[in-house]
RNA sequence: CGAUCAUGAAGAGUGGCCAGAGGGACCUGGCCCGCUGAUCGCCCGGCAACCUGAAAGAAUAAGGUGCCAAUUCCAGCCCGAACGGGAAACAUGCG
Numbered sequence: 001c002g003a004u005c006a007u008g009a010a011g012a013g014u015g016g017c018c019a020g021a022g023g024g025a026c027c028u029g030g031c032c033c034g035c036u037g038a039u040c041g042c043c044c045g046g047c048a049a050c051c052u053g054a055a056a057g058a059a060u061a062a063g064g065u066g067c068c069a070a071u072u073c074c075a076g077c078c079c080g081a082a083c084g085g086g087a088a089a090c091a092u093g094c095g
Stems, first nucleotide, its partner, number of pairs: 001095002005093004013044001015043003022033003027076004045068003050064003072089001077086003
């Protein structure tokens, strides 16, 4: 970088260490988490099955990633009476 690729409603931690005030991607508005220590980082544990994977296929051990509050926390733009659907953006994988 791709969109004339895939997935994003399910699943998995009341763990340990460090650090110390903000954090949930960005903007706005909500809502929520947080000194009973959040977020970030490391370790351990777990989930999942995108890729690799033994001798043709399948499956599996294992490996490379990813993930483990809340739907990608919700809304914003379009369709629509509500519910809902789609788009955009973002994330991860793959190329």
SAM riboswitch aptamer (S box leader) from Desulfosarcina sp., 95 nucleotides, folded computationally. The coordinates come from a structure-prediction model, not an experiment, and the mean pLDDT is 78.